Guanidine-I riboswitch aptamer from Marinobacter sp. F4218, 115 nucleotides, folded computationally. Its Rfam family is "Guanidine-I riboswitch aptamer". Its family is annotated with regulation of gene expression in the Gene Ontology. From the family's description: This family represents a conserved RNA structure found upstream of the ykkC and yxkD genes in Bacillus subtilis and related genes in other bacteria. The function of this family is unclear although it has been suggested that it may function to switch on efflux pumps and detoxification systems in response to harmful environmental molecules.

RNA sequence: CAAAUGGUCAACUAGGGUUCCGGCCUGCCCUUUCCCAAACGGGAAUCGCAGGCGACUGGUCCGAGAGUUGACGGCCUUUUCCAAGGCUACACGGCGGGACAAAAGCCCGGGAGGA
Numbered sequence: 001c002a003a004a005u006g007g008u009c010a011a012c013u014a015g016g017g018u019u020c021c022g023g024c025c026u027g028c029c030c031u032u033u034c035c036c037a038a039a040c041g042g043g044a045a046u047c048g049c050a051g052g053c054g055a056c057u058g059g060u061c062c063g064a065g066a067g068u069u070g071a072c073g074g075c076c077u078u079u080u081c082c083a084a085g086g087c088u089a090c091a092c093g094g095c096g097g098g099a100c101a102a103a104a105g106c107c108c109g110g111g112a113g114g115a
C1' cells in the first nucleotide's frame, strides 16, 4: 500500500398505519323493557344487521445498518484434553419508488450524496 472478514437469528422499543377486534357515528329492524297518551300513535334503551370514522387512547398486526437486550457465529490468547478468557469498532444521509389491509426509522439502502 492492497485484499478478505466485518455476520445470522430472536425478543423488545422508538415509530407506523387500519385487515381483524374493540370504540364512536349514521341508518334499518325481530324480540324485550321503559316513558307520554282516552286512543290512534310517538319517543328512548337493549339485541341484531349494514355502512362510515385511525385528527379513535387501545388489542391483533408491521417495525430499525446508524435503537436496547440475548443466543449463535467469527477473530485472538491460554490448554494434554475438557474448557476458560478477551475482542466483535465507527456510522451524517435525501428525493423517489416497493410490499403487505395500509403506512413507517420496514425493503431499494452502510444506496445517491456529503464529511
Stems, first nucleotide, its partner, number of pairs: 007072006015062002020059002022056001023053006032045005073088006090110001092113001096108003